[in-house]
């Protein structure tokens, strides 16, 4: 002094698909001086279709490793998510710290 790789952390970027339809004030919220009473556009509940794939999750497996054991995708499903904006977001990019350690 320190490539490359692991893990953080900040910052950018970062797709798909429904503001679907139906009920409902019992609960949430909202209006109300209110535990009256109202309200279902909005939020919220319930239910029913149709739909994405790129959080996590299952499967299959090319490949790695190998005595075993094991590791593995953006590929399938679509359980759990999501389907205007927002938010999330696999993934990628500079930074910056921090294992490890070739030279």
């Nucleotide at each position: 002094c320190g490539c490359c790789c692991g893990c953080g952390a900040a910052c950018g970027g970062g797709a798909g698909a429904g503001c679907g339809c139906g009920g409902g004030c019992a609960a949430c919220g909202c209006c109300g001086a209110g535990c009256a009473g109202g309200u279902c556009c909005c939020u919220c509940c319930c239910g029913c279709c149709g739909c994405c794939g790129a959080a996590g999750g299952c499967g299959c497996a090319a490949u790695c490793c190998a005595c075993c054991c094991g590791a593995a995708a953006a590929c399938g499903c679509u359980c759990a998510g999501g389907c205007a904006a927002a938010a999330g977001g696999a993934c990628c990019g500079u930074u910056c710290g921090u294992g490890c350690a070739a030279u």
This is a predicted structure of a 103-nucleotide RNA (Glycine riboswitch aptamer) from a Rhodocyclaceae bacterium. It matches the Rfam family "Glycine riboswitch aptamer". About the family: This family represents the bacterial glycine riboswitch. The organism belongs to Rhodocyclaceae, within Bacteria.